[in-house]
């Protein structure tokens, strides 16, 4: 110090989450020791038992119990024992009296307060004990506890009588105190204070003694402790805005230690409050503690200070002090005892118990030390305190060994597995050490005193010295000795954040998870194992706080589009405020004083072996108050100024406002004329109007509403908004002038006013348009879009409402900061030219700013002042409450719950029922088909024991299946095998987009970045082909070319091919001699490049019925397929990871099936005929094949074929052409078309033609007469048509596939449309990319929440009734000599009761919406022009999204 998470990627905004520290903690696993600290956070819940406050005999009467002494008696020889008496002594239960019990200890319920903190004041006060000073203590009196007697009661307790003491109580005297009256002097701070003397009134005392003292009373002073008052500070809620009746003040009293409405009587009507009163909720406050860089935030346990409380509530008494934790009285609740009549109690003291809870300890020791109470003291008391016990609760320290040791052992785990890696110097083994623990021995400090004894000094009971005595912790700490590695390591994690990786198991299961997210058969994320990492007597988890979070921003944030500028103005409070001079010194600054307790924090030093811990010193304590000074700035007071502001005067501008008058066009309607069959409306129609005369047209009348052209990128207004002309009134802005005033200013919470459209109320008006509604269309539906009508409304007056995308999504004001350009109004200034200046309205571009888009003197720049607003998305602008409103509704405005995002700008793609340009048999123009029939073949479906498997839009369906290499036997070697699964683990291969023109890189440049540029633009091309231009310059894969076939020519070669000329020869024939001319076959070359010409063009290039040429603009055809897309296809061609089978899922054999058949689809064949069928005759090819082969020829058979026979291992022999041409016949018909089907007879191959071969002959002769919607191919040697060959192969289901040649067309105006593609651009809420995304109702489950007849509970207040104890007051016939008291009454109050209302919470049949859920239902609203642009306000309507009207916005 940051990191993860929104996206395909990017930048930003923004939330969520993590890493750190902390705790009075708890839980899980684990656990050797010590030191120091801490330990009911919950029920201020209830408490058994013990202890926690007593002491003084040197105050007193006394003597119950104990002891000593004395005396008597009994027993006994005695010692002695028992018993009685004597308070004489030590002492002492209970009692009177004194002091203490108001401290110490506990708790945090209450309290939002002078309670606490801090600083002051008391001239308005008190203070036991203690210290100092002064004075005094004389005389007298009556009681009462105890004890004794008698009585009541279960007890607690209590009544009566008699007698008695005091340092108990009372009276008198004295007093410098106090009070009253009048006087003098001095002082201060307003009330006042101090001193002096006078008169009158009034209040004191206690004894004891060892004779030293210890006590007593009064007064003054000090000290200590308290009381009261004041300034400032000290939570949340405004969905708490008004509160208050002793309330605020006065006068006079009462009361108190003292001031005071503290209380009372009377008088006045004040007082508090937006600087937050009152009310509600929460909470003891502070020093401090945790965190943080700081500022802050959170917190208040232990320790210290203060406060409050003591079962709950009230009250006083005593006392120096209490309204009293271990006191009293009363009331209430609860618990206990009881003889039922009555009584007792208060652990929030220390232990302890129950309960509650996730959770918190011993019914311990000692007064040795420190401290407290009493006492003269010894001493007693002290659950304060000091110690010990329990608990890893925290902090700190120590240990569990150290060194060496490689065959890198065994075992485990992993792997590419004869081996290697890792565990790992780890172990074994060798040497060494001994902290802690164990055993044995020694053994503290804390202790100083008091007191006692002795000595000394003097004031003779004080001080000093010496000695003695006192330790709970504790035989502890500590020290020494001994044995022996011996007794001692775990927990969490290992996908990223975040250090640490492999194997197995599991298979969206089980599970994990702080966030993102893992798991659906190869999981570093689940579970286990091995290994690793982190920390370590602990480690993790959970909870909470701060941090990170600048994510509430004082330091230190924002508001055009991310959340956020109020719809606009005026203006109150408040905040802020021009220039100069002077005064003052409140703010401000400085010095000094005082305070800021201690502890704590920090620093230095020191003590425990270190540390934690502790001691000591210093710093700090950023604060408060007071005082002295400074005077720049702010404030305040005074004086002045003119530049801010305002006013005057002179001009100018405008759709600024209000009211009145006037005008024309259009529309509608009425009336009249002309006129005749339609009009109107739409994509097309229909509803509607019209022969009762419409529409159209002419005239005329009326009505209401709106003002064409001018008109604009214009003007005016604060905004909303404002448009014919004109008049009146009102307001405003600007310019000029510098005349007047002299800071009069800016902003503006509340407040007031204005405020489009829709809407509401009352009254008018009603032409047009037009929610709702009706009808017609469209549609699957159409509560819509379109059409015909049409009510409210639209218009006016008055009143309400108060909202809009009320927008520049940009608050107001002031100052400053570059240019270019247009325009409105004014001035200069008279002008049309040109420039200047002021005020506006616009455009463009800098610096700067911004996440970017963009803004840019009209700022979103640089600064200042004031106001408003924001703090993740949803829930929700909803609920409740309140205010306003006639209502609709507006304003204010949450929470539970839920998600990890929601969002802004920009980028690249993809997509669009967006746009532009271009191409393609894409359409169009043509030719021929398919779709109808029969058959063949493939597929689906169905069937079946099985009908093996795969391929499934284009890119499956005459597809894998024609295909390539040998085969058999034997011997040897090696390997088992699997057409079982996964093409979504893969290689290889292939289809498709597409032979489309694209896809990228290096460097540079631009951008924060994704990315862009290049590759865009203008031309051109078949082409990212080329040219020009250019922040790009080059390059790569593609295109083209290079390759093959074909078209022309040449050259060379001339057999098996050829035959022109010469010769021979045949029935004929290159048959023969010969020839190389030609054809042909093959080799090598030439040729075509827009090269030439004309036109156009900058060029590239294009155009031409151009020339030349066999061929002309790529001549034709082929091979060749960029980056990539479809998890496309193939594990069944092959290969291959993993998984599976192993007397079987391997292998062999036999038979069957893949050939089924109601049906549906694809691809084909044959046809439907005369451009034809049949019969006869006759001509011409290319490319292939051939030895278990092709076979000439001959014979037989109608034929398939058979039997012979010859040639050919092939330019030699052979398979071997058809359409065509010539002639004949058929005559438009289910035919001499068509050939399916079936019957019969055969041929061939083969072991074998039943399922299930092909062919031949004879017979049979089905459907079919040109094919619906729709659809396919083809642009030239193409389509169409004709045959031929080959592979596979014994044969063949081939009508298929692949090749070959023969004959040989038609048409293309053109690019609007359909399909596909390319480039540029635009929009986007898509990125799994439109087969996308996504909205609302309904149905189902779960969750939280609002309303609700009511029901229940709580705290507080009010009114009335009642009213204990108790203070006060009054009375007081009873008691007392008296003082006084009992009693009685009154006031007040706790508590109780009654009543009405408010507030808060819980629950509630039913009900409302909301959120989340699996692949439910209905539609398609939004995102593209989303198929009717969307959205905002409002109104109406509709299953739902939504639709429509009206005004507004561009997002």
């Nucleotide at each position: 110090a940051g990191a993860g998470u929104u996206u395909g990627a990017u930048c930003c905004u923004g939330g969520c989450u993590c890493a750190g520290g902390a705790u009075g903690a708890a839980c899980g696993c684990u656990a050797g020791c010590g030191g120091c600290a801490g330990g009911c956070u919950u029920a201020a819940c209830a408490c058994a038992u013990g202890c926690a406050a007593g002491u003084c005999g040197a105050g007193g009467g006394g003597c119950a119990g104990c002891g000593u002494g004395g005396g008597g008696g009994u027993a006994g020889c005695a010692a002695u024992a028992c018993u009685c008496c004597c308070g004489a002594c030590g002492g002492c239960g209970a009692c009177c009296g004194g002091c203490g019990c108001a401290c110490g200890g506990g708790u945090g319920a209450g309290u939002a307060a002078c309670g606490c903190g801090u600083a002051u004041g008391c001239a308005a006060c008190c203070u036991u004990u203690c210290c100092c000073a002064g004075a005094c203590a004389g005389g007298g009196g009556g009681a009462u506890a105890g004890c004794c007697c008698a009585g009541g009661g279960a007890a607690a307790c209590u009544u009566g009588g008699a007698u008695u003491a005091a340092u108990a109580c009372c009276c008198c005297g004295u007093a410098g105190g106090c009070c009253a009256c009048a006087g003098g002097c001095g002082g201060g701070c307003a009330u006042c204070c101090g001193c002096c003397a006078g008169u009158g009134g009034u209040a004191a005392a206690a004894g004891u003694u060892c004779c030293g003292g210890c006590g007593g009373u009064c007064u003054g002073g000090g000290g200590u402790g308290g009381g009261c008052a004041u300034g400032c500070g000290u939570g949340c809620c405004a969905u708490u805005a008004g509160g208050c009746a002793g309330u605020u003040g006065g006068u006079g009293g009462g009361g108190u230690a003292a001031c005071g409405g503290c209380c009372c009587a009377c008088c006045a009507a004040a007082c508090c409050g937006a600087c937050g009163a009152u009310g509600g909720c929460u909470a003891c406050g502070g020093g401090g503690u945790c965190u943080a860089a700081a500022a802050g935030g959170a917190u208040g346990g232990u320790c210290c200070c203060g406060c409050a409380c003591a079962u709950u509530g009230g009250a006083a008494c005593u006392g120096a002090g209490a309204c009293a934790c271990g006191g009293u009285c009363c009331a209430a609740a609860c618990u206990c005892c009881u003889a039922c009549g009555g009584g007792a109690g208060g652990c929030a003291g220390c232990a302890g118990u129950g309960a509650g809870g996730a959770a918190u300890a011993u019914u311990g020791g000692u007064c040795a030390a420190u401290g407290g109470g009493g006492g003269g003291a010894a001493c007693c008391c002290u659950g304060a305190a000091c110690c010990a016990g329990c608990c890893a609760u925290g902090c700190c320290g120590c240990g569990u060994g150290g060194a060496g040791g490689a065959a890198g052992a065994c075992g485990g785990c992993c792997c590419u597995a004869c081996g290697g890696g890792u565990u790992g110097u780890a172990a074994a083994c060798u040497c060494c050490u001994u902290u802690a623990g164990c055993a044995c021995g020694g053994g503290a400090a804390u202790a100083a005193a008091c007191u006692c004894a002795g000595u000394c000094a003097c004031g003779c009971g004080u001080g000093a010295c010496u000695g003695a005595u006192u330790g709970a912790a504790g035989g502890u700490a500590c020290c020494g000795u001994g044995a022996g590695a011996a007794u001692a390591a775990g927990c969490a994690u290992c996908g990223g954040c975040u250090a640490a990786c492999u194997c197995c198991g599991u298979g969206c299961c089980a599970g994990c998870a702080g966030c993102c997210g893992c798991g659906g058969u190869a999981a570093u994320a689940c579970g286990g194992a091995g290994g690793a990492u982190g920390c370590a007597g602990g480690c993790g988890u959970u909870a909470u706080c701060c941090g990170g979070a600048u994510u509430u921003a004082u330091u230190a944030g924002g508001u055009u589009u991310a959340a956020a500028g109020g719809g606009u103005g005026c203006g109150u409070a408040g905040g802020c405020g021009g220039c100069c001079c002077g005064g003052u010194a409140a703010g401000u600054c400085a010095g000094c004083g005082u305070u800021g307790a201690a502890a704590g924090u920090c620093u230095g030093c020191g003590g425990c072996u270190c540390a934690a811990c502790c001691g000591u010193a210093g710093a700090a304590u950023u604060g408060g108050c007071a005082u002295u000074g400074a005077u720049a700035c702010u404030g305040u007071c005074g004086g002045g100024c003119u530049u801010g502001g305002a006013u005057g005067c002179g001009g100018u501008g405008g759709a600024a406002g209000u009211a009145g008058g006037c005008g024309g066009a259009a529309u509608g309607u009425g009336c009249a004329g002309u006129g005749u069959a339609g009009c109107g409306g739409u994509g097309a129609a229909a509803u509607g109007c019209u022969u009762a005369g419409a529409u159209a047209u002419u005239g005329u009348a009326c009505a209401g509403a709106a003002c064409a052209c001018c008109g604009a990128u214009u003007g005016c207004g604060a905004a909303g908004g404002c448009a014919g002309c004109u008049u009146a009134c009102u307001a405003u802005a600007c310019c000029g002038u510098u005349a007047u005033u002299g800071a009069c200013g800016c902003u503006g919470a509340g407040g007031c006013a204005c405020g489009a459209a829709a809407g509401c109320g009352c009254g008018g008006g009603g032409a047009u348009c037009g929610a709702a509604c009706a009808g017609g269309a469209u549609u699957a539906g159409a509560u819509a879009c379109c059409c015909u009508g049409g009510u409210a409304g639209u218009c006016c007056g008055c009143g309400c409402a108060g909202u809009a995308a009320a927008c520049g999504a940009u608050g107001a004001u002031u100052a400053c900061u570059g240019g270019u350009u247009g325009u409105u109004c004014g001035c200069g200034a008279u002008a049309g030219a040109c420039a200047g200046u002021g005020a506006g309205c616009g455009a463009c571009u800098g610096a700067g700013c911004g996440a970017a888009a963009g803004c840019a003197u009209u700022a979103a720049g640089u600064a200042a002042u004031c106001c408003a607003c924001c703090u993740g998305g949803g829930g929700a602008g909803u609920a409740c409450g309140u205010u306003c409103g006639c209502a609709a509704g507006a304003a204010u405005g949450a929470a539970a719950c839920u998600c990890a995002a929601a969002g802004g700008a920009a980028u690249u793609g993809a997509c669009g029922g967006g746009g532009g340009c271009c191409c393609g048999c894409a359409c169009a123009a043509g030719c021929g088909g398919a779709g109808g029939a029969a058959c063949a073949u493939g597929u689906g479906g169905u069937u079946u024991a099985a009908u093996u498997c795969g391929a499934u839009g284009a890119u499956a369906c005459g597809c894998g299946a024609g295909g390539g290499g040998g085969c058999c036997g034997c011997c040897g070697g090696c390997g088992a095998g699997g057409u079982g699964c996964u093409g979504c683990a893969u290689g290889g291969u292939u289809g498709u987009c597409g032979u489309c023109a694209g896809c990228u890189c290096g460097u540079g440049c631009c951008g924060u970045g994704a990315g862009g540029u290049g590759u865009c633009g203008g031309g051109u091309c078949a082409a990212g082909u080329c040219c020009c231009a250019u922040a790009a310059c080059g390059a790569g894969c593609g295109c083209a070319a290079c390759c093959c076939c074909u078209g022309u020519c040449g050259u060379c070669a001339g057999u098996u091919g050829c035959c022109a000329g010469c010769a021979g020869g045949u029935a004929a024939a290159g048959c023969u001699g010969g020839g190389g001319a030609c054809u042909c076959u093959g080799u090598c070359g030439a040729g075509a490049c827009u090269g030439c010409c004309g036109g156009c063009g900058c060029a590239a290039g294009c155009c031409g019925c151009g020339a030349g040429g066999a061929a002309g603009g790529u001549g034709g055809g082929g091979a060749u397929g960029a980056c990539g897309u479809c998890a496309a296809a193939u594990c069944a061609g092959c290969a291959c990871g993993g998984c599976c089978c192993u007397u079987a899922u391997g292998u062999c054999c036999a038979g069957g099936g893949c050939u089924a058949c109601a049906c549906a689809c694809g691809u084909g064949u044959u046809a439907c005929a005369a451009u034809g069928g049949c019969c006869g005759g006759u001509a011409c090819a290319a490319a292939g094949g051939g030895g278990a082969g092709c076979u000439a020829c001959c014979u037989g058979g109608u034929g398939a074929c058979a039997g012979g026979a010859u040639g050919c291992c092939a330019a030699u022999c052979u398979c071997a052409a058809a359409a065509g041409c010539c002639g004949g016949u058929c005559c438009c018909a289910g035919u001499u078309c068509g050939g399916a089907u079936c019957g019969g007879a055969g041929u061939c191959u083969g072991c074998a033609a039943c399922c299930c071969g092909a062919c031949u002959c004879c017979g049979u002769g089905a459907a079919g007469u040109u094919g619906g919607a729709u659809u396919c191919g083809c642009u030239a040697g193409u389509a169409a048509u004709c045959g031929u060959a080959u592979a596979u192969c014994a044969g063949c289901c081939a009508u298929g596939a692949u090749a070959c040649g023969g004959u040989g067309a038609a048409u293309a105006c053109g690019u609007u449309c359909c399909c596909g593609g390319g480039c540029c651009u635009u929009g986007u809420a898509c990125a799994c990319a439109c087969c996308g995304c996504c909205c609302g109702u309904c149905a189902a489950g779960c969750c939280a929440u609002g309303g609700a007849a009511g029901c229940c509970u709580g705290g507080g207040g009010u009114a009335c009734c009642u009213g204990a104890a108790g203070u006060g007051c009054g009375u007081g016939a009873c008691c007392g000599c008296g003082a006084g008291g009992a009693g009685c009454g009154c006031c007040c109050u706790a508590g109780g009761g009654u009543a009405a209302a408010a507030c808060a919470g819980g629950u509630g049949a039913c009900u409302g919406g909301g959120g989340c859920u699996a692949a439910g239902u209905c539609g398609u609203a939004a995102c593209a022009a989303g198929g009717u642009a969307g959205c905002c306000g409002u109104a109406c309507c509709g299953g739902a999204a939504g639709g429509u009207g009206u005004g507004g916005c561009u997002g």
Molecule: small-subunit ribosomal RNA
Organism: uncultured Bacteroidales bacterium